Predicted 3D model of a 75-nucleotide RNA (c-di-GMP-I riboswitch aptamer) from a mouse gut metagenome.

C1' cells in the first nucleotide's frame, strides 16, 4: 500500500463488474483474458423435447487458480 466472505446500491440474462461499508488474506492482490493452460456463466445461436425443461457453445467473465509477459515497490 491493496481488500476476499458478507451487507448496502447501481449495472449485466447470468457469471460477474463499478461505487460505499467491510478485512480473509496479498511483499506486486499492479496491468495484460488479442501470450499459453485452467475455471465461471449461457444471453444468442444450435440439437432434443413428455412443450415445464434439458445438452452443446463465448463472441461475456475470472489477473484474489497457474506459467508467461510488461512496467513497478521495499529490502
Nucleotide at each position: 500500500g491493496c481488500a476476499a466472505a458478507c451487507c448496502g446500491u447501481c449495472g449485466a440474462a447470468a457469471a460477474c463488474g463499478g461505487c460505499g461499508g467491510g478485512a480473509c488474506g496479498c511483499a506486486a492482490a499492479g496491468c495484460u483474458a488479442u501470450g499459453g493452460g485452467g475455471g465461471c456463466u449461457a444471453a444468442g445461436g444450435u440439437g432434443c423435447u413428455u412443450c415445464g425443461g434439458c445438452g452443446c457453445u463465448a463472441u461475456g467473465c475470472c489477473a484474489g487458480c497457474c506459467c508467461a509477459g510488461c512496467c513497478g515497490c521495499c529490502g
The sequence is in RNAcentral, with records from MGnify. The prediction has a mean pLDDT of 87.